The part of an RNA shown here (small-subunit ribosomal RNA, central domain) has 349 nucleotides and comes from an uncultured prokaryote. The prediction has a mean pLDDT of 88.

[in-house]
Context: one part of a larger RNA
RNA sequence: CUGGGCGUAAAGCGCGUGUAGGCGGCGUCGCAAGUCGGGUGCGAAAUCCCUCGGCUCAACCGAGGAACUGCGCACGAAACUGCGAUGCUAGAGUACGGGAGAGGGGCGUGGAAUUCCUGGUGUAGGGGUGAAAUCCGUAGAUAUUCGGAGGAACACCAGUGGCGAAGGCGGCUUUCUGGACCGAUACUGACGCUGAGACGCGAAAGCGUGGGGAGCAAACAGGAUUAGAUACCCUGGUAGUCCACGCCGUAAACGAUGGGUACUAGAUGCUGCGGGUAUUACCCCUGCGGUGUCGGAGCUAACGUAUUAAGUACCCCGCCUGGGGAGUACGGCCGCAAGGCUAAAACUC
Numbered sequence: 001c002u003g004g005g006c007g008u009a010a011a012g013c014g015c016g017u018g019u020a021g022g023c024g025g026c027g028u029c030g031c032a033a034g035u036c037g038g039g040u041g042c043g044a045a046a047u048c049c050c051u052c053g054g055c056u057c058a059a060c061c062g063a064g065g066a067a068c069u070g071c072g073c074a075c076g077a078a079a080c081u082g083c084g085a086u087g088c089u090a091g092a093g094u095a096c097g098g099g100a101g102a103g104g105g106g107c108g109u110g111g112a113a114u115u116c117c118u119g120g121u122g123u124a125g126g127g128g129u130g131a132a133a134u135c136c137g138u139a140g141a142u143a144u145u146c147g148g149a150g151g152a153a154c155a156c157c158a159g160u161g162g163c164g165a166a167g168g169c170g171g172c173u174u175u176c177u178g179g180a181c182c183g184a185u186a187c188u189g190a191c192g193c194u195g196a197g198a199c200g201c202g203a204a205a206g207c208g209u210g211g212g213g214a215g216c217a218a219a220c221a222g223g224a225u226u227a228g229a230u231a232c233c234c235u236g237g238u239a240g241u242c243c244a245c246g247c248c249g250u251a252a253a254c255g256a257u258g259g260g261u262a263c264u265a266g267a268u269g270c271u272g273c274g275g276g277u278a279u280u281a282c283c284c285c286u287g288c289g290g291u292g293u294c295g296g297a298g299c300u301a302a303c304g305u306a307u308u309a310a311g312u313a314c315c316c317c318g319c320c321u322g323g324g325g326a327g328u329a330c331g332g333c334c335g336c337a338a339g340g341c342u343a344a345a346a347c348u349c
Base pairs, nucleotide, nucleotide: 003321004320005319006318007303008302012317014201015200016199017198021194022193023192025088026087027086028085029084030083031082033081034080035077036076037075039073040072041071042070049065050064051063052062053061054060091191092188093187094186095185096183097182098181103177104176105175106174108172109171110154115149116148117147119145120144121143125136126135162169163168206247207246208245209244210243211242215241216240220236221235222234223233258316259315260314261313262312263311266294267293268292269291270290271289272288273287274286275285276284298305299304322349323348324347331342332341333340334339
């Protein structure tokens, strides 16, 4: 330098923003770097190839030719790539009008329930289990009722539903704010795609400081079970779970499927916006966007996938290269730590 691959066999970075780089729409003119053409110079000799010749042949040797896939120079061509100029609107974007949504941040607020506290009624049990016991209760529990405190989560609506780049997001009001979609015009004029590094976001658990603490509950204690029971079951229960600020940066971070563009049978739901027939609604037909199910061609080792591709192509990034050793050691970088990221070898099968 190259091959084959990455849903499940090894392999898609957890996700985004974006720098360099790579790649890039339609037309005209110019340049001629890439590209192409013939020319010319160089490309030592030997070797290889062809022809002829010399050792009786051959190896070997001699002569001539070809070749040396390449480089330089000048000239020429202008389709493609590139560069410069100019124009365009189909890509991309902006403005305008709309409706949808658990998208994000802040302030406020509501009811149900659990627990605790005070009082009332009331009396011997309650709780728990396969059965029990620990446990709670005559210092009045459980049950019931009035009132109060506090924290956390938001039943029904709720969906095979919606939103978000991913993680994820669910009571209600209000405020600040991001994105997508639809409609009809106008405008900018390739402003695009991808993205090594970089930067940001990133469930849960965990860490630091301060608060908070109802329920739940690692650890822990006790009761059971058992041969044992450092478990499963039960009674308790601390970190934690919650809030603020700061870290951590991982995951079966999964669709185990990177992003973009174009094209390629159908059938049937849901959802957002719009149009049409029609009298608003319902229904029917239909356009665009999203999201499911089934299924054909094709693809696939098979399973399956199938316009939301794992089909057909192109562009860019990431990654894989037998199992174990090992996502480990060492080094480096990051972290308060826990640890994370990068990442071998000996040896062995």